[in-house]
Context: one part of a larger RNA
RNA sequence: CUCUCGUUAAGGAACUCGGCAAAAUGGCCCCGUAACUUCGGGAGAAGGGGCACCCCGGUAGGGUGAAGCGGCUAGCCCGUGGAGCUCGAGGGGGUCGCAGAGAGCGGGCCCAGGCGACUGUUUACCAAAAACACCGGUCCCUGCCAACACGUAGAGUGUGGACGUAUAGGGGCUGAGACCUGCCCAGUGCCGGAAGGUUAAAGGGAGGGCUGCGAGGUCUGAACUGAAGCCCCGGUAAACGGCGGCCGUAACUAUGACGGUCCUAAGGUAGCGAAGUUCCUUGUCGGGUAAGUUCCGACCUGCACGAAUGGCGUAACGACUUCCCCGCUGUCUCCAACGUAGACUCA
Numbered sequence: 001c002u003c004u005c006g007u008u009a010a011g012g013a014a015c016u017c018g019g020c021a022a023a024a025u026g027g028c029c030c031c032g033u034a035a036c037u038u039c040g041g042g043a044g045a046a047g048g049g050g051c052a053c054c055c056c057g058g059u060a061g062g063g064u065g066a067a068g069c070g071g072c073u074a075g076c077c078c079g080u081g082g083a084g085c086u087c088g089a090g091g092g093g094g095u096c097g098c099a100g101a102g103a104g105c106g107g108g109c110c111c112a113g114g115c116g117a118c119u120g121u122u123u124a125c126c127a128a129a130a131a132c133a134c135c136g137g138u139c140c141c142u143g144c145c146a147a148c149a150c151g152u153a154g155a156g157u158g159u160g161g162a163c164g165u166a167u168a169g170g171g172g173c174u175g176a177g178a179c180c181u182g183c184c185c186a187g188u189g190c191c192g193g194a195a196g197g198u199u200a201a202a203g204g205g206a207g208g209g210c211u212g213c214g215a216g217g218u219c220u221g222a223a224c225u226g227a228a229g230c231c232c233c234g235g236u237a238a239a240c241g242g243c244g245g246c247c248g249u250a251a252c253u254a255u256g257a258c259g260g261u262c263c264u265a266a267g268g269u270a271g272c273g274a275a276g277u278u279c280c281u282u283g284u285c286g287g288g289u290a291a292g293u294u295c296c297g298a299c300c301u302g303c304a305c306g307a308a309u310g311g312c313g314u315a316a317c318g319a320c321u322u323c324c325c326c327g328c329u330g331u332c333u334c335c336a337a338c339g340u341a342g343a344c345u346c347a
Stems, first nucleotide, its partner, number of pairs: 001342002004339001007336001010333002014331001019328001027051005036041001038176001052095005061087004068080004072075001096100001108326001112322003115318002120132002136174007148160003179311002182243003187240002189236005196231003202225002207220005244262005271305001272302001283299005
């Protein structure tokens, strides 16, 4: 010096990305417990007190229930009875140690945000999470030989779906419950549309070419008839998606309820907002600190929130994440001396 333990004056997070690690808490009984809440919870909230042994003591009381006795319906019966065994508070008196849940095992706690409702699931071997799943919501498909899936197997018809039948099954999105979910169908998609346009094979043959003396043969071929699709006409956003600009204006100033104008399919509603989203930015104000790029509360100038690619609140829950406090400590000021196993020396 390394490993692994135990100890440490005074201070007590000053350490550090961060209390990482360690310390601390810890059991049982009793007292006592807030906001909030979906009335279940939150709760072991928090915060306190007691705990050994001896005597009173075969304590009070509880559990089990033998013999004996009585009865009849004669039974593995009923009643009575209390032996034995066992559990056992509370109280009074006393005893010993620094210490009585005497060792070991054995929750630290509180406040406030973010995300996800929750229990679950996951990167076997660097990620356990705010990712996935989830109960619930909604849209679409499917009338049964269903849709959808397996994929060539048995071919007169396979298997799952399903020995199910729209309160069923499949697919997508969202993700408990509460309050809600605005405007746009121009583009793309999907759905509907007995008209019209375009249009393939095919039908059709006006007309024409070649050839033959000819009947004919052969080639070509206009009009017209002709599906789906596309065009066209509608619908549809919990389908893919989208949701403006400039100028002026109120009896200080500032601001602009108001007006004008351009463009658009329509110009972002409610709610939230420097946010896990804010570039400028350590925005500004307030709080907490002696001091706070983080944190909490506000403001709104939203570079570039916004409503099932869900919006916003939310009790409970979380080996998630952020901030503060109490307790506690060798994390630190600042290190030290010991134990164990190495290193090291000798063999």
Annotation:
Predicted 3D model of a 347-nucleotide part of an RNA (large-subunit ribosomal RNA, domain IV) from Selaginella bryopteris. Its Rfam family is "Bacterial large subunit ribosomal RNA". Taxonomically the source falls in Selaginella (Eukaryota, Embryophyta, Selaginellales, Selaginellaceae). The full RNA is in RNAcentral, with records from SILVA. Its mean pLDDT, the model's own confidence on a scale to 100, is 88.